Predicted 3D model of a 463-nucleotide part of an RNA (small-subunit ribosomal RNA, 3' major domain) from a Minisyncoccota bacterium.
Context: one part of a larger RNA
RNA sequence: AGACGGGGACUCGCACAAGCGGUGGAUCACGCGGCUUAAUUCGAUGCUAAGCGACAAACCUUACCGAGGCUAGAAACCUACACGACGAUACCCUGAAAGGGGUAUCUCCUUCGGGCGGGUAGGCAGGUGAUGCAUGGCCGUCGUCAGUUCGUGGUUUGAACUGUUCCCUUAAGUGGGGUAACGAACGCAACCCUCGUCGUCUGUUAUAUGAUGUCAGGCGAGACUGCCCUCUCACGAGGGAGGAAGGAGAGGAUGACGCCAGGUCCGCAUGUCCCUUGACGCCUCGGGCUGCACGCAUGAUACAAUGGCUGUUACAACGGGAUGCCAAGGCGCAAGCCGGAGCUAAUCCUAAUAAAAACAGUCUCAGUCCGGAUUGGGGUCUGCAAUUCGACCCCAUGAAGUUGAAAUCGCUAGUAAUCGCAGAUCAGCACGCUGCGGUGAAUACGUUCUCGAGUCUUGUACU
Numbered sequence: 001a002g003a004c005g006g007g008g009a010c011u012c013g014c015a016c017a018a019g020c021g022g023u024g025g026a027u028c029a030c031g032c033g034g035c036u037u038a039a040u041u042c043g044a045u046g047c048u049a050a051g052c053g054a055c056a057a058a059c060c061u062u063a064c065c066g067a068g069g070c071u072a073g074a075a076a077c078c079u080a081c082a083c084g085a086c087g088a089u090a091c092c093c094u095g096a097a098a099g100g101g102g103u104a105u106c107u108c109c110u111u112c113g114g115g116c117g118g119g120u121a122g123g124c125a126g127g128u129g130a131u132g133c134a135u136g137g138c139c140g141u142c143g144u145c146a147g148u149u150c151g152u153g154g155u156u157u158g159a160a161c162u163g164u165u166c167c168c169u170u171a172a173g174u175g176g177g178g179u180a181a182c183g184a185a186c187g188c189a190a191c192c193c194u195c196g197u198c199g200u201c202u203g204u205u206a207u208a209u210g211a212u213g214u215c216a217g218g219c220g221a222g223a224c225u226g227c228c229c230u231c232u233c234a235c236g237a238g239g240g241a242g243g244a245a246g247g248a249g250a251g252g253a254u255g256a257c258g259c260c261a262g263g264u265c266c267g268c269a270u271g272u273c274c275c276u277u278g279a280c281g282c283c284u285c286g287g288g289c290u291g292c293a294c295g296c297a298u299g300a301u302a303c304a305a306u307g308g309c310u311g312u313u314a315c316a317a318c319g320g321g322a323u324g325c326c327a328a329g330g331c332g333c334a335a336g337c338c339g340g341a342g343c344u345a346a347u348c349c350u351a352a353u354a355a356a357a358a359c360a361g362u363c364u365c366a367g368u369c370c371g372g373a374u375u376g377g378g379g380u381c382u383g384c385a386a387u388u389c390g391a392c393c394c395c396a397u398g399a400a401g402u403u404g405a406a407a408u409c410g411c412u413a414g415u416a417a418u419c420g421c422a423g424a425u426c427a428g429c430a431c432g433c434u435g436c437g438g439u440g441a442a443u444a445c446g447u448u449c450u451c452g453a454g455u456c457u458u459g460u461a462c463u
Base pairs, nucleotide, nucleotide: 001463002462003460004459005458007457008456009455010454011453012452013451015447016446019411020410021409022408023407026301027300028299029298031296032295033294034292035291042053043052064287065286066285067284068283069282070281073124077123078122079121080120081119083117084116087106088105089104090103091102092101093100094099108115109114126275127274129273130272131271135269136268137264138263139262140260142258147186148185149184150183151182152181153162154161155160166177167176168175192252193251194250195249197221198220199219200218201217202216203215206212224246227240228239229238230237231236303404307363308362309361310360311359312358313357319350320349321348324343325342329338330337331336370401375396376395377394378393379392380391381390417439418438419437420436421435422434423433
């Protein structure tokens, strides 16, 4: 100087408390451990792994396993040699395919230097093989916490200290005062984006032409403790006015010096090591990654009457759409099919009436008109192909479950809770993820306690 303390003082944080809703019990989905397996590819493992890499495992992907094959190789560069019967196209045999064998046809260009093509030989390729404790890059975490340092000066034998401590203040090392310090840098804040108000300009589209603007885009204004009162030396704090907005208006992007030999050699790059003709390379078919006595994580659906079912009536936003989105109309109980208008899209489509909601009816507390797992049967769609192993529809079946022990999680406002919609991935497949809007609460006395953090201080046999 740090680190640590079941030391102290002060201060913060959904940290506790006050509340609301969950998890832990059930079923299912999904990930992980374990077990099993020819293989169940690999990585990630307290916080900081476990709906994570994966924004889509039927084949492919795919790295794993089995079997069948290839060997200068699936792709690349160079050299040498010989050849333009090397090969290309079609077909045949064999085969699960890959591969192997065969038949027919057609066959170089040239500025003469060479080019092109495959073959042979060689130099080499190739490796998701090992090492993240050899590395780059990128990322997680403490933490959007308020800290981390430097120059000169001063103090000290020195490590070092001072500055950065102290008082007040702030979300903030934010600002003010004081001060052997004076300044400065990286952080904080601001500059950037979105939303909220107004003005102005423009008008593809929108509404019924026109006109218009609630809409969209551009530019600008507006908020600064500016004004009033109280407190204060000041910084600022409390209250108020005006205002769409008030003291950081709300949200996002933005992550200092560092820490964990944190994570990643399976994104990529890369040192070293290792394999290279029954290969740790490459191709193919099939299987596996989906396996199930069990344990854990994250979710979905419920256990019902603030509800279920039936009918009727409303109101969105973000988005996406040319081998795409697909209307009207018709068929089917439905999934869907037929159909083909329009749209390269503020124009058309997705899109239906978004769902919860509202109104009317019914059920009357029951394992039920709750709940929907499981299973049987019949279908639809995608796709060479749904057996292992897809999604959906209809009929039948109707399981566990009556609010969940110890324990534990999220959230302070348009938030929680609840309701649906869209997108990425994608042939198909969403209870996940990323966004969007609808309805819309309760509570915070307070900082004693739990956890984490910051500043100063104290102890130490630790570094």
It matches the Rfam family "Bacterial small subunit ribosomal RNA". The prediction has a mean pLDDT of 82. The organism belongs to Minisyncoccota, within Bacteria. The sequence was found in a public genome assembly.